[in-house]
Formats: sequence, C1' cells, structure tokens
RNA sequence: CCACAAACCCGAGCUAUCGCGGCGCGCAGGCGCUGAGGAAAGUCCGGACAGUACAGGGCGGCUCACCGGUUAAUGGCCGGCGCUUUCCGGUUUUACCGGGAAGCAGAGACAGUGCCACAGAAAAUAACUACCUCCGUUUACGCGGGGGAAAAGGUGAAAAUGUGAGGUAAGAGCUCACAGCAGUGACUGGUAACAGUAACUGCGGGUAAACCUUGGGUACUGUAAUGCCACGUAUAGGAUCGUUGGAAGGCGGCCCGUCUGAACCCGUGCAAACGGUGCGAUCCAGGGUAGGCAGCAAGAUCAUAGCAGUAAUGUUAUGGCCAGAUAAAUGAUGGCUUAGAAACAGAAUCCGGCUUAUGAGGUUUGUGGUUUU
Repeated sequence: CCACAAACCCGAGCUAUCGCGGCGCGCAGGCGCUGAGGAAAGUCCGGACAGUACAGGGCGGCUCACCGGUUAAUGGCCGGCGCUUUCCGGUUUUACCGGGAAGCAGAGACAGUGCCACAGAAAAUAACUACCUCCGUUUACGCGGGGGAAAAGGUGAAAAUGUGAGGUAAGAGCUCACAGCAGUGACUGGUAACAGUAACUGCGGGUAAACCUUGGGUACUGUAAUGCCACGUAUAGGAUCGUUGGAAGGCGGCCCGUCUGAACCCGUGCAAACGGUGCGAUCCAGGGUAGGCAGCAAGAUCAUAGCAGUAAUGUUAUGGCCAGAUAAAUGAUGGCUUAGAAACAGAAUCCGGCUUAUGAGGUUUGUGGUUUU
C1' cells in the first nucleotide's frame, strides 16, 4: 500500500417555484415559525402514565442467579473475576509467564431422584483375558470348582488420580517421596467476586437450557387506557337469587381472611313461613347514540462547555423548543455544496434497551499478500 472479515460512527445541507399539516399574528388578502428514523420495523424486555377503593396469611405459577458500579427500571450498559477456545511473543520448551481476540443460560452434584448411546464382563455392590493360592481329575497337554486381587491387557469420551520405590502368595495409598484435583479453617492482598502462601483432611467422573434444592423478584389490562361535554332513547319486558342472620361483586391464580352492599316495609300467622310492593345483583331479549373536547407532546428532553470518575454515568452553568395527523400532512421539480446523497425503509401515548435490515464514506482491531519508500 492492497484485499478480506468483524465491531462501531453517519444517514444530509442551502436556494428558487408550486403544493399540504400544525402553531402564532392579522378585519381580510396574507405573513412568520415549524414538520417522518437510526432503525420509526419486530412487539422481545424494562418503565412513565391511566383504571380496577385498602390490607394480611398459606399454597401455587412465572421469572432471575459470579462481583462491584450505573440507571426510573431492565435479561440493558460499564468495569473486573473465573472458565473454555484460539493467536502472538518470551523463557529454563512435558510446561510456565505476558499480551490480543472470541465465547459462557457463570448459585448448588457432600439433600434426594434420574441419565451417560454403541462397544465392553462391567459405567460404580466392576473378574472378560491374563495373575496368585487351595481342592478334585488326566499318562501328559489340559479341564472343573472354591478363595484372593483393580497392579497388567482389551473395549470406550470416560474403567476407580499419576510417577517412582518398598512391601506381598500375587497385589492394592497398604507404606513412603514427589505431584494432581477437591475441601477446611488460618495468614497476606483486594470493597468484593477471587488470587497467593504454608498446614491438615480426602480421592471415580460428567450432567441441573434433567426433575429438584437454595436465595431474590413478581397483579392485570392498555391511549380504541381513562376523564368530561352534547345529542338521543323504552328498561314497556322475561328468568333466577337476595333484601343486613347478607345475593352479587372487588381485593391480582386458588384457599383463608377482608371490604363494599339493597325497606329490618305492608298483609296473614304464636313463630317458622307464605303472599305483595319497592330496592340490589346476575343473565336473556330489546331500544337509543356513533358527535366533540381533553389525554396530545416542555420531556427520566436537546446542544455546548467545565468538574468528578478507568468507564458506563452523574453534576453545574449557559442557551434551545425541533411533528401531533385521525383514513391519516411532512411533497414535487431545478440548481449548488460535500467523501457520499444512495440502500433499508414512513411517526400515531411517550421514554430507555435488545434484535433484525441497510448504499457510499470514515474509525479501530484481526488475517493474508505486496513492497524497500
């Protein structure tokens, strides 16, 4: 210098003519200001806001899981720890140290229950081959049975931690030395997760996005929420339950519990109860309305600068107002600027994240190649 890959940044501005929506000014003509994204997409998360009046206990469901920080909050973001994979460099080259990149659904396997295909005797109550020992049998070779043994071999991803020595009938952490792994408390460093040192104890392993255990969290619906105004009408009806000794409904899935809740009316009757009227609730059927206003954009807001912090982020100061449509506006054409102006794509309550799509250009990192400037 070129190519490829990954991560990130950005997604246009000015002007002229005409057109559209909102706000403001004007008697009017008209004038001024302003008008779709980094993802507005997905609807995967977290919230603000609105409604359901207010608790509590038990059980269940769902969800989260290394440490610290940040935030309104989050499964987000920042920093760190640990593990895995891979690359580079150095050294005393079995390995260790340092650095870069990528990944992790990262509590517990010593509470319990499961599972580990095939191969193999067997996947944890281990004897297939070979080994040791005793008994029986055979001319012999061999064969049968009892006991011991996990050191050798085979199978396998993994077979009872590894190497060496002693010991033994043959063997075994049986004993010893040096290691490996796990755990315990102590000391040192660190806010912590953790790391290191020495000592002691122990020696099948894996799997919890298997059931499970532990700890934390947790209502639902959704702007067509919700609130107000206007207009209009028929509750003329039916059924059931109840009327304070309580129908039905609410309190977030169930139970307990709790809250709201309609004459303690009339008549008969000793009372219970029956009948009637009104009232409350649920369901069925029917009738009227479909209009307008608010919610509606001044925000957990934007820009610049200082301070604190490794950073995410916080704080202070100054300045700014940058869509609110309602069947749906934000456009068309020409010229100029820029490295480029194209792709993906169009606001509908709002905000913070995540994921997916994306042209040209730029930044960083990695890999490969070329070249001697």
Bacterial RNase P class A from a Chitinophagaceae bacterium, 373 nucleotides, folded computationally. The sequence was found by an Rfam model in a public genome assembly. Its Rfam family is "Bacterial RNase P class A". It is annotated as a ribozyme. Of the family's consensus pairs, 96% are formed in the model. Its mean pLDDT, the model's own confidence on a scale to 100, is 76.